[in-house]
Predicted 3D model of a 72-nucleotide RNA (transfer RNA) from a Bacteroidota bacterium.
Rfam family: tRNA. It is annotated as a transfer RNA. Rfam describes the family as follows. Transfer RNA (tRNA) molecules are approximately 80 nucleotides in length.
RNA sequence: GGUCCCGUAGUACAACGGAUAGUAUGUAGGUUUCCGGAGCCUAAGAUGGAGGUUCGAUUCCUCCCGGGACCA
Numbered sequence: 001g002g003u004c005c006c007g008u009a010g011u012a013c014a015a016c017g018g019a020u021a022g023u024a025u026g027u028a029g030g031u032u033u034c035c036g037g038a039g040c041c042u043a044a045g046a047u048g049g050a051g052g053u054u055c056g057a058u059u060c061c062u063c064c065c066g067g068g069a070c071c072a
Base pairs, nucleotide, nucleotide: 001071002070003069004068005067006066007065010025011024012023013022018055027043028042029041030040031039048064049063050062051061052060
């Protein structure tokens, strides 16, 4: 330098172009307990950035940013 893949809660992952973006774990609060832990209930928390297509974009297209693989 070229081709391809990936980027979503703190972490690990989901989401036929249409629902309030979901699950586990973690965190906080409550419940329980003599105190913890476990269990149960509740809450907060995310789409890398900028454009484009569309009635509607996490999803499709372009560029950029970051990470990775292969080739040179």